[in-house]
This is a predicted structure of a 74-nucleotide RNA (transfer RNA) from a Candidatus Dojkabacteria bacterium. The source organism's lineage runs through Bacteria, Bacteria candidate phyla and Candidatus Dojkabacteria. It matches the Rfam family "tRNA". The family's RNA type in Rfam is transfer RNA. Its mean pLDDT, the model's own confidence on a scale to 100, is 81.
RNA sequence: GGGGCUGUAGCUCAAUUGGUUAGAGCACCUCAUUUGCAAUGAGGAGGUUGGGAGUUCGAGUCUCCCCAGCUCCA
Numbered sequence: 001g002g003g004g005c006u007g008u009a010g011c012u013c014a015a016u017u018g019g020u021u022a023g024a025g026c027a028c029c030u031c032a033u034u035u036g037c038a039a040u041g042a043g044g045a046g047g048u049u050g051g052g053a054g055u056u057c058g059a060g061u062c063u064c065c066c067c068a069g070c071u072c073c074a
Base pairs, nucleotide, nucleotide: 001073002072003071004070005069006068007067010026011025012024013023019057028044029043030042031041032040050066051065052064053063054062
């Protein structure tokens, strides 16, 4: 320098080959239970889907550019 793959909540991952409110588990907060902690149960908060642009009635999903990581070739 060129090719391929990946990027979604604090962490690990889903999301029907574009379709109408982006979810789950763990973690976090509150409450109940306990003398207290843990465990358990109930509830809650947390996301501009890596950044930008485009296509479309509609984009996490398709296209382009950039960034980061992994990998292959030179």